[in-house]
RNA sequence: AAGAUUCGUCGGCAAAUCAGUCGAAAGGCUGAGACGCAAAGCUAUAGGGUCUGUAAAAUGACAGCAAAUGCAUUU
Numbered sequence: 001a002a003g004a005u006u007c008g009u010c011g012g013c014a015a016a017u018c019a020g021u022c023g024a025a026a027g028g029c030u031g032a033g034a035c036g037c038a039a040a041g042c043u044a045u046a047g048g049g050u051c052u053g054u055a056a057a058a059u060g061a062c063a064g065c066a067a068a069u070g071c072a073u074u075u
Base pairs, nucleotide, nucleotide: 003010004009012037013036017032018031019030020029021028022027056075057074058073059072060071062070063069
């Protein structure tokens, strides 16, 4: 927008959980599922984060004879 309509609507999203998959993790995606939401629906435009810590930096009274290194913590 169109159509139907008993004038109410005929709709939408979707938790936990399970399966698969990706990821270091937080967690994401897909399917099943439905606790719930008149906004937890749709659109547009911005902003924010107290979760995680690959990488990086710093610290260490831990391991190591020492150093290296590992490990831990913080950002």
Predicted 3D model of a 75-nucleotide RNA (c-di-GMP-I riboswitch aptamer) from Pseudocoprococcus catus. Lineage of the source: Bacteria > Bacillati > Clostridia > Lachnospiraceae > Pseudocoprococcus. Its Rfam family is "c-di-GMP-I riboswitch aptamer". Rfam links the family to the GO term cyclic-di-GMP binding.